The prediction has a mean pLDDT of 84.
The RNA shown here (small-subunit ribosomal RNA) has 1504 nucleotides and comes from an uncultured bacterium.
It matches the Rfam family "Bacterial small subunit ribosomal RNA".
The RNAcentral record of the sequence draws on ENA.
RNA sequence: UAGAGUUUGAUCCUGGCUCAGAUUGAACGCUGGCGGCAUGCCUUACACAUGCAAGUCGAACGGCAGCAUAGGAGCUUGCUCCUGAUGGCGAGUGGCGAACGGGUGAGUAAUAUAUCGGAACGUGCCCUAGAGUGGGGGAUAACUAGUCGAAAGAUUAGCUAAUACCGCAUACGAUCUACGGAUGAAAGUGGGGGAUCGCAAGACCUCAUGCUCAUGGAGCGGCCGAUAUCUGAUUAGCUAGUUGGUGGGGUAAAAGCUCACCAAGGCGACGAUCAGUAGCUGGUCUGAGAGGACGACCAGCCACACUGGGACUGAGACACGGCCCAGACUCCUACGGGAGGCAGCAGUGGGGAAUUUUGGACAAUGGGGGCAACCCUGAUCCAGCAAUGCCGCGUGAGUGAAGAAGGCCUUCGGGUUGUAAAGCUCUUUUGUCAGGGAAGAAACGGUUGCAGCUAAUAUCUGCGACUAAUGACGGUACCUGAAGAAUAAGCACCGGCUAACUACGUGCCAGCAGCCGCGGUAAUACGUAGGGUGCAAGCGUUAAUCGGAAUUACUGGGCGUAAAGCGUGCGCAGGCGGUUGUGUAAGUCAGAUGUGAAAUCCCCGGGCUCAACCUGGGAAUUGCAUUUGAGACUGCACGGCUAGAGUGUGUCAGAGGGGGGUAGAAUUCCACGUGUAGCAGUGAAAUGCGUAGAUAUGUGGAGGAAUACCGAUGGCGAAGGCAGCCCCCUGGGAUAACACUGACGCUCAUGCACGAAAGCGUGGGGAGCAAACAGGAUUAGAUACCCUGGUAGUCCACGCCCUAAACGAUGUCUACUAGUUGUCGGGUCUUAAUUGACUUGGUAACGCAGCUAACGCGUGAAGUAGACCGCCUGGGGAGUACGGUCGCAAGAUUAAAACUCAAAGGAAUUGACGGGGGCCCGCACAAGCGGUGGAGCAUGUGGUUUAAUUCGAAGCAACGCGCAGAACCUUACCAGCUCUUGACAUUCGGGGUUUGGGCAGUGGAGACAUUGUCCUUCAGUUAGGCUGGCCCCAGAACAGGUGCUGCAUGGCUGUCGUCAGCUCGUGUCGUGAGAUGUUGGGUUAAGUCCCGCAACGAGCGCAACCCUCGCCCUUAGUUGCCAGCAUUUAGUUGGGCACUCUAAGGGGACUGCCGGUGAUAAGCCGAGAGGAAGGUGGGGAUGACGUCAAGUCCUCAUGGCCCUUACGGCCUGGGCUACACACGUGCUACAAUGGUCGGUACAGAGGGUUGCCAAGCCGCGAGGUGGAGCUAAUCCCAUAAAACCGAUCGUAGUCCGGAUCGCAGUCUGCAACUCGACUGCGUGAAGUCGGAAUCGCUAGUAAUCGCGAAUCAGAAUGUCGCGGUGAAUACGUUCCCGGGCCUUGUACACACCACCCGUCACACCAUGGGAGUGGGUUGCACCAGAAGUAGCUAGUCUAACCUUCGGGAGGACGGUUACCACGGUGUGAUUCAUGACUGGGGUGAAGUCGUAACAAGGUAACCA
Repeated sequence: UAGAGUUUGAUCCUGGCUCAGAUUGAACGCUGGCGGCAUGCCUUACACAUGCAAGUCGAACGGCAGCAUAGGAGCUUGCUCCUGAUGGCGAGUGGCGAACGGGUGAGUAAUAUAUCGGAACGUGCCCUAGAGUGGGGGAUAACUAGUCGAAAGAUUAGCUAAUACCGCAUACGAUCUACGGAUGAAAGUGGGGGAUCGCAAGACCUCAUGCUCAUGGAGCGGCCGAUAUCUGAUUAGCUAGUUGGUGGGGUAAAAGCUCACCAAGGCGACGAUCAGUAGCUGGUCUGAGAGGACGACCAGCCACACUGGGACUGAGACACGGCCCAGACUCCUACGGGAGGCAGCAGUGGGGAAUUUUGGACAAUGGGGGCAACCCUGAUCCAGCAAUGCCGCGUGAGUGAAGAAGGCCUUCGGGUUGUAAAGCUCUUUUGUCAGGGAAGAAACGGUUGCAGCUAAUAUCUGCGACUAAUGACGGUACCUGAAGAAUAAGCACCGGCUAACUACGUGCCAGCAGCCGCGGUAAUACGUAGGGUGCAAGCGUUAAUCGGAAUUACUGGGCGUAAAGCGUGCGCAGGCGGUUGUGUAAGUCAGAUGUGAAAUCCCCGGGCUCAACCUGGGAAUUGCAUUUGAGACUGCACGGCUAGAGUGUGUCAGAGGGGGGUAGAAUUCCACGUGUAGCAGUGAAAUGCGUAGAUAUGUGGAGGAAUACCGAUGGCGAAGGCAGCCCCCUGGGAUAACACUGACGCUCAUGCACGAAAGCGUGGGGAGCAAACAGGAUUAGAUACCCUGGUAGUCCACGCCCUAAACGAUGUCUACUAGUUGUCGGGUCUUAAUUGACUUGGUAACGCAGCUAACGCGUGAAGUAGACCGCCUGGGGAGUACGGUCGCAAGAUUAAAACUCAAAGGAAUUGACGGGGGCCCGCACAAGCGGUGGAGCAUGUGGUUUAAUUCGAAGCAACGCGCAGAACCUUACCAGCUCUUGACAUUCGGGGUUUGGGCAGUGGAGACAUUGUCCUUCAGUUAGGCUGGCCCCAGAACAGGUGCUGCAUGGCUGUCGUCAGCUCGUGUCGUGAGAUGUUGGGUUAAGUCCCGCAACGAGCGCAACCCUCGCCCUUAGUUGCCAGCAUUUAGUUGGGCACUCUAAGGGGACUGCCGGUGAUAAGCCGAGAGGAAGGUGGGGAUGACGUCAAGUCCUCAUGGCCCUUACGGCCUGGGCUACACACGUGCUACAAUGGUCGGUACAGAGGGUUGCCAAGCCGCGAGGUGGAGCUAAUCCCAUAAAACCGAUCGUAGUCCGGAUCGCAGUCUGCAACUCGACUGCGUGAAGUCGGAAUCGCUAGUAAUCGCGAAUCAGAAUGUCGCGGUGAAUACGUUCCCGGGCCUUGUACACACCACCCGUCACACCAUGGGAGUGGGUUGCACCAGAAGUAGCUAGUCUAACCUUCGGGAGGACGGUUACCACGGUGUGAUUCAUGACUGGGGUGAAGUCGUAACAAGGUAACCA
């Protein structure tokens, strides 16, 4: 020392991405009241107009242009002239300064910086001790007069001064030296003055200042060394003055600094050289720290001054506001020539996202000059601009509920904005106005006192007292007063992270987004509003740094499976190293000293009203150096030891390696014999071989390769790997007991060696196998899997290659830490015994502690520790490109980036799935019976058509479904006609006033409009009137909608499935998701029950309880029944209620009993007993948790949206009934188990008053007529049919079949045309049992036969019920389908209708190659050579000094040589940009082709 989001259905882990924090010389957006303190070109070291930024000294000098003063002169009394006389002073000579101060960061990876040291140096001004300051000389600016030039400027002649210049003298403690000596200075100026001298100036004295020589110092500077200071090895070798020496030269000084000669060194894996980047530090930001990033402001150092080179002057420069040269650029020009350098302060242009005023003052601080006054100072101090940052203040305070109005939301009640506002009472910071008003200022100066110097009371200096003047900022800070809430709030956010939610708009659009992600009609995620949250004169965004990130891990990570152990060994350097003694003191530890600048940070104080800010003191500065000590540990040196390591001796095992020989079996081939039609091959085939004799079989032979059994979780080897047997050579290991050596050890970057298979080269060999290839199959295709052949290769020798999923996915070595069992090798003891015990080295299986994310590992560690090496840091791009190295090649090795994604991944969990496994069930298959699919028709659907053919339902689980019944109605659709508060509900206004109903008209298709007439006369109230109701009128709220959304919903329903499952509490296990229970052994129809068990219990399901059928009993007998009695045509009547039946209540069945079996259980078996019924007795109702966004907004209800003279309402007609076609479900058939005709028998369950309708009569019939009975155990529908008895038909498109059509009818109904059903007569189609495929059914079932009901005016082959007749088969669970349980694999979780790979096509992006092309940087070689310096100098010129006067010394110019900048030529290296074309890569809702992977992924996958 804080974490969070994001990989998954969920979990743990690994791992990246992202966020919350702090910070900034910032910028941008919106907004903006004040003050203080800071800060302000990060980009073009780009170019600069204008002004200013370095001068000063008359107390060094000659002078006097200009100004002022004074004096004088002239006169037109305000002008001119004169006098350097005075104050002063332009230009000039001379001195000092200009090398400071100020700016910038281009260059520079060391010639720099930081820290610590060192010796061979210099030093103006300053301080300090000492000495001197004597005497001469020659010039020259200014100035005057000329000349040239546009200018800048140049030049000639002449005059002049000095603290300018030059000799001479003097000379020390200076320098040189051959130790004798030699050489080397100077300058004056100013103030004052008593005596003395002088005409005067002055001399002289003195003070101050300057100058010269010289000593020491301070400060400053130059030089050298050590240590530290970024990245790249895809930069590994670099170096010729290079490394050293000697000797010259040179410098202030050491030195290859330079030259000559000699030697051949020097640097480098502890990273030289090269390349890239960069000013360094104190420090700043961040961080718990260690670190990481940075180097604005302030401070120290360095470097630079348009670019490059060079020197001069000087104490100091190779000089920002100096000089010379070259180059680029700009300006002036009379074209001949000249001038310039803001990276000083302001300012301009340009660049850029972006950075200020052409301000004031020297008042303060500091600097330069001066004796001083003073002058100069864009250093500095101030002001201005900018919310750029930090800090502070304010925008008001109190009260105030009718909780105002308005806004927003609303469940319409209200809530919220909100004490907020208004109102009332106060205050006055800030701002405005008015008044007062600082500190920053003291030196210097003046007066004066004392002290020093002195001859001195001058002067000067020091100290003290008094005192005048001096302020840019600025009338600023601050203080006082006045009026007055008056002058002052925004920005971002509100899905999670992350504090804060609603409405409307929008509708995968517009948009948002830091990550996850939001938006496809109910968006807390977009936009707006209301409300809220956060911060606040700011708030957000962007960029950037650190943090979080233990995500480079020193502190502080990892490597079996997540990324990661080199394929293996040997081994140099390096790292590490047993035990003991002595010494040493490099490391180490301790003390002291020096240093570690100041500022900053921290602590304690102080000053601005506080704070920021400023300031005093302290601490700290973790470092370096020197020194003293300690002597444990490490190192080093020396000496011992034997436990590590090694050597010797004995014994042992072994597919360890290399070479040679040899053996048998088998395959193939060849020859011959026997023998005949096939063989071979496969899922099935075919290609192939075979009548030219194969296969098979026998004999003989050839050749190559590999070694069955033994054989193993066995053995050996470093790994790769090694297998018949024998021989030769050879490596390693184990063990036993002793002896010897004496740490000789471990690990190992670079290096060296070995290294399966495939592959390559040369030469052999070649039986089998077998890439490529050919053919045959399979397939939609099949460049595959399968088959038949078959070449490289496989084998040998030699040489390469050097990679593998080279794996134990586990580096090597050492020590320690429970055990058990097996096996191989050796040994000791023991046993009758290779019997047992112990021990040692391997090799396997379990397992404690411990470890691990888990899986697992576990003395053979993945445990506990140590030593060394290798490797990793998200996925993809990519083990790729480029470059290098190796290779004959193939290729190997080393090894990136752009770009792109928010994941990729490990282990485990629950599901789901598998052309995985096991167990089990189901009319699931099988065994059977009957169908569908073929025909005609009915019906539904699709499609098509149509004005409309209303809508919905879509695998199972839509399709005789919604529809239990479309001619009108229904009806939702279409055409047309109409109505608009409406056909219907509630409320309000006005008017009228009795409501309801019937009949007959007129117009019209009807709705509707309208006329007449008849009957009846609403409620409350005493009445009137009023109110309600009703009608009419006009309007407003509203009605209405089968309009949309079943993916907003409720309810209801289907389905898996009447399948046996689905869960919970507590406990336990697991880090967790989860597991356990619910699994296991049995059993069951069943998670049914029993047993076992870390589980024990419980719930919803199962079962049971309910209904019905089957038996019995009780009760009750009408409309039911009739045994016996009587009666009849007839249970018709009497009678009876026993029976049947009806309808209420009970009983009964429970594996209860017996036997067997099972585990003594649960249970199962037994045509067992008994029983009407036997193992849930049959049937029904009953449908767990859930799945399918299953179905339904058109049953109903309902949110939201939409329509409102229409998407609503009414009406007429049409449509839903169409018809090349396709499908589903049915009916009727194809016939003789039948058709037709005649006769005859037996049900059940229902329905009936708008109804069922009897008998009778009419009609061939549908039906008509008729009217009895019945509100039903009474009457009716209502004759059941198949069956049975008889007749006929005789296998045919029929006496089968009945479609279609014609004619004639019946019934219902306002109405049968579109479009009903039925009847009669006639007609007589397809069809002769149905391809692939497919459905139902396990017993009163299938099949078959009829009957009824709902709906309904009428209209069933449909639906729902009812009974009659009444089978066959089930060996069994291999297979198909569905389901349950357990298990296994998984890359699936939208869950296999999943996931997912590659080519191709299209678009975009970055990148590699590329004939080349254009730039930058740089190496080498050569040419060239400005200015300058140094050397030389036959030319020219020359004041001081010397001179014998001729000249000399010295100097200048010129010439030349060396060095050298720019420039040029050639050839390399490197880097950037670009390039026709081209390679792969990445990304992209719905493209193409296949299906490679994930399940045994349908050929197991994968590596080379």